Context: one part of a larger RNA
Molecule: small-subunit ribosomal RNA, central domain
Organism: uncultured bacterium
RNA sequence: CUGGGCGUAAAGGGAGAGUAGGUGGCAAGGCAAGUCUUAUGUGAAAGCCCUGGGCUUAACCCAGGAACUGCAUAAGAUACUGUUUAGCUAGAGUGCGGGAGAGGCAAAUGGAAUUCCUAGUGUAGCGGUAGAAUGCGUAGAGAUUAGGAGGAACACCAGAGGCGAAGGCGAUUUGCUGGAACGCAACUGACACUGAGGCUCGAAAGCGUGGGGAGCAAACAGGAUUAAAUACCCUGGUAGUCCACGCCGUAAACGAUGAAUGCUAGGUGUAGGGGAGCAAUCUUCUGUGCCGCAGUUAACACAAUAAGCAUUCCACCCGGGGAGUACGGCCGCAAGGUUGAAACUC
Numbered sequence: 001c002u003g004g005g006c007g008u009a010a011a012g013g014g015a016g017a018g019u020a021g022g023u024g025g026c027a028a029g030g031c032a033a034g035u036c037u038u039a040u041g042u043g044a045a046a047g048c049c050c051u052g053g054g055c056u057u058a059a060c061c062c063a064g065g066a067a068c069u070g071c072a073u074a075a076g077a078u079a080c081u082g083u084u085u086a087g088c089u090a091g092a093g094u095g096c097g098g099g100a101g102a103g104g105c106a107a108a109u110g111g112a113a114u115u116c117c118u119a120g121u122g123u124a125g126c127g128g129u130a131g132a133a134u135g136c137g138u139a140g141a142g143a144u145u146a147g148g149a150g151g152a153a154c155a156c157c158a159g160a161g162g163c164g165a166a167g168g169c170g171a172u173u174u175g176c177u178g179g180a181a182c183g184c185a186a187c188u189g190a191c192a193c194u195g196a197g198g199c200u201c202g203a204a205a206g207c208g209u210g211g212g213g214a215g216c217a218a219a220c221a222g223g224a225u226u227a228a229a230u231a232c233c234c235u236g237g238u239a240g241u242c243c244a245c246g247c248c249g250u251a252a253a254c255g256a257u258g259a260a261u262g263c264u265a266g267g268u269g270u271a272g273g274g275g276a277g278c279a280a281u282c283u284u285c286u287g288u289g290c291c292g293c294a295g296u297u298a299a300c301a302c303a304a305u306a307a308g309c310a311u312u313c314c315a316c317c318c319g320g321g322g323a324g325u326a327c328g329g330c331c332g333c334a335a336g337g338u339u340g341a342a343a344c345u346c
Stems, first nucleotide, its partner, number of pairs: 003318003007300002012314001014201003021194003025088002028085004033081002035077008049065006091191001092188003095184003103177007110154001115149007125136002162169002206247006215241002220236004258313006266291011295302002319346003328339004
């Protein structure tokens, strides 16, 4: 070097756009680099292998052959790959048309509820639990009515529903803006796929600076429980949760299933678009679910949204522990992240 794998046994990168690289549609001509054929030269000898021979055999030695799978040169072949020339439209993209959507960003607005404040009514309880107590309340609570303040989240609609690359996105209106599906087939003419590194995005928690702070609530305090109770339960309560800007870069970042393309029975829902039909309905494309054949699988299960049959490219795995640790490098304000061993041991 060669292998087998990656849903659950070890193993898919958290996600994207994309550089180098790898791979690449139909048909024609040229070239002949790869590829193939032939020839020549070279590929030291010894050794290895084969056939003989010589020492009484063997080891050992001698002769011949084969081999040395390579390299160079010359002449040729042109199916495939490559390259080049001129084309094609089935891949890809553009355009046009009418629709769908919690896709993103910003601003403005709204109602319900919680809490607090003020005022009225009103009196002895309220709250909480399995039961209590801490706590609140005659300095008038809780309840109730009116007014006000402030912050956060948006009931119903709501769906196995929709959108987004993933993280994720849910009140209303307006502005700006990304993408996808469907239909037409006017335009370009392979412009494609994947993608090491690098770049960008990336829940929650956490960090920095400045705001904000209603509710909730790590830490903390008290009350209970208990043998104890650094808990579960209760009363409070600070960071935080919210906003702006900047970091962090991790998750069971999960479909534990990388991306792309083609092919391979059906049935039944649902979302969006198109076609036919007076309608019922039928049909088609894309998405999203369930069931199920062939096939696959250790089994579970997967089954046109494949874990089936194939091709291309990338990532990753190679017994358990030590250990995602140590050391070093890089990144970070820090927390830490990333890359990532060995001794030893079973």